[in-house]
RNA sequence: AGAGUAGGCCGGUCUAUCGCGCAUGCGAGUGCGAGGAAAGUCCGGGCAGCAUAGAGCACCGUAACGGUUAACGGCCGUCAGGCAGUGAUGUUUGGUCCCUGCAACAGAGACGAGACGCUAUGCUCUCCCCGAAAGAAAGGGGAAAAGGGCAAAGCGGGUGAAACGGGCACACUACGGGCUGCAAUUCCAAGUAAACCGAUGUCUGAGCGUUGCUCGCGCGAGUCGGAGGGUAGGAAGCGUUAGAUUAAUGAUAGACGCCCGCAAGGGUACAGAACCCGGCUUACAGGCUUGCUCUUUAA
RNA sequence: GGUCCGGUAGCUCAGUUGGAUAGAGCAACAGCCUUCUAAGCUGUGGGUCGGGGGUUCGAGUCCCCCCCGGAUCA
Numbered sequence: 001a002g003a004g005u006a007g008g009c010c011g012g013u014c015u016a017u018c019g020c021g022c023a024u025g026c027g028a029g030u031g032c033g034a035g036g037a038a039a040g041u042c043c044g045g046g047c048a049g050c051a052u053a054g055a056g057c058a059c060c061g062u063a064a065c066g067g068u069u070a071a072c073g074g075c076c077g078u079c080a081g082g083c084a085g086u087g088a089u090g091u092u093u094g095g096u097c098c099c100u101g102c103a104a105c106a107g108a109g110a111c112g113a114g115a116c117g118c119u120a121u122g123c124u125c126u127c128c129c130c131g132a133a134a135g136a137a138a139g140g141g142g143a144a145a146a147g148g149g150c151a152a153a154g155c156g157g158g159u160g161a162a163a164c165g166g167g168c169a170c171a172c173u174a175c176g177g178g179c180u181g182c183a184a185u186u187c188c189a190a191g192u193a194a195a196c197c198g199a200u201g202u203c204u205g206a207g208c209g210u211u212g213c214u215c216g217c218g219c220g221a222g223u224c225g226g227a228g229g230g231u232a233g234g235a236a237g238c239g240u241u242a243g244a245u246u247a248a249u250g251a252u253a254g255a256c257g258c259c260c261g262c263a264a265g266g267g268u269a270c271a272g273a274a275c276c277c278g279g280c281u282u283a284c285a286g287g288c289u290u291g292c293u294c295u296u297u298a299a
Numbered sequence: 300g301g302u303c304c305g306g307u308a309g310c311u312c313a314g315u316u317g318g319a320u321a322g323a324g325c326a327a328c329a330g331c332c333u334u335c336u337a338a339g340c341u342g343u344g345g346g347u348c349g350g351g352g353g354u355u356c357g358a359g360u361c362c363c364c365c366c367c368g369g370a371u372c373a
Base pairs, nucleotide, nucleotide: 001295002294003293004292005291006290007289008288009287010286012256013255014254015253016252017251018250020033021032022031023030024029035270039281040280042279043278044277045276046275047181048180049179050178054215055214056213057212059177060176061175062174063173064078065077066076067075068074079094080093081092082091083090084089095172096171100169101168102167117155118154119153121151122150123149124148125147126143127142128141129140130139185236186235187234188233196226197225198224199223200222207219208218209217210216257268258267259266260265300372301371302370303369304368305367306366309325310324311323312322318356327343328342329341330340331339349365350364351363352362353361
């Protein structure tokens, strides 16, 4: 110098005029007013209700080691294996197989292990060939070789991702998780039909709420169905210098910065709060900066 | 704003604790039948399983991210 790799940061600035939301002020006015992701809603927490959240089963999550934290599946450091790269580095996997189960096709056999097959040995049976191009028989021919059965021994051909040795989860182990979510939840105001029909129940208690089920707990004189009637407003939750309730954070002009272009001129990313916070993931023009690696050259 | 469900052929849908060329009906095309059409019969083609990555011997199916559509809660 070139190429690469990992991390951090910024992501327009100023002025004028007009306008919007909130707070404050009698008023003039003054102050504040989107992001690194406000996004996806993928994790975790605060907060609220249900018993200050209880038991069992079911269900879900996590999984090498150590640390960090309010908490986490996040983050930091370390270890081992696979893959990519010359390298810095990136990426991915990482409890266990005792129990319960799973593995298409191929293969003798696929999860229990020995059957099956081949080789040679021993014992035993008379057996073999043609007939026979399904099989059997009549019939014919031949032989001490071959074949059948049993016993114990050796081998494992080739298939397949995987073959008495492993893999995997739905199984086991350890740890954790109560459920629902701010449209949670609480309060105020207003209206109506306290009527009609049917069923059922009033402590021997129907029914309702509560976690998928069973308990437990709480409420309990009404409840359910039919056909109808009424209402659908407001406030709190919502804070910490954004803060509303369909939702403000903008427009115009000028100057500067950056990019394209000879110039005229054009462009300036991704995107926009809705209870809040910690992470992750995804989108993003351009720029600044630090560590490290490789190649080349010079000293 | 929160929660949940779905995406497979032109259309409507199946697809079992992951197993091989992913199926069915309608539609399309070709042939037969008919004077011709419809109906009927026979056959054929048509799929990036919404997209990308991962796990696995093997992914429509399991895991992660993204895109699109729908339902529901005051």